[in-house]
c-di-GMP-I-GGC riboswitch aptamer from a Candidatus Acetothermia bacterium, 85 nucleotides, folded computationally. NCBI's taxonomy places the organism under Bacteria, Bacteria candidate phyla, Candidatus Bipolaricaulota.
Formats: sequence, structure tokens, C1' cells
RNA sequence: CCUGACAAGGGCAAACCCGCCGAGAGGCGGGGGCGCAAAGCCACAGACCCGACCGGGAAGACCGAGGGUGGCUGGGUUGCCGGGA
Repeated sequence: CCUGACAAGGGCAAACCCGCCGAGAGGCGGGGGCGCAAAGCCACAGACCCGACCGGGAAGACCGAGGGUGGCUGGGUUGCCGGGA
């Protein structure tokens, strides 16, 4: 640097339920395991979701600002064990 078993030690934790925060997407904690070789971390790019308050708008539509998702993809960065060079 490339790679991932039928290994070893383990790790994380979907849906759903309970409590809390939030307008909401969603987040945090507990339970729970669908899965994951980075399902560790980071919102830079794309994508998707929210959009109360604020701006545009005749408007409860729609758009913008703003917010979210790393278990959507790319990218950045750190890492256990094994195999190969």
C1' cells in the first nucleotide's frame, strides 16, 4: 500500500418501546437487535428530509434563509486482527 475469512478478542446498534429536548426533520438517555470491516470521527460536494420564527409572496401554496441525516453517496481523517506485496 492492497485486501477481508470458515479466525481470535471484541466494537457499534436498525425498527420498535419508555423518558427528556425540539415547531419539525431529528437529537440525547435506557431497553431492544435489523444489520455493519470502519454502522469510529468530520456537514466540504451531491442527494434526501424539516422549514415554527425571519425575508419574498394575495396566500395556510411555493421560494429563500436557516436546521437535519455520517446507518444515502462521494470525499477527508483515525483505527483492531488476519492475508498478500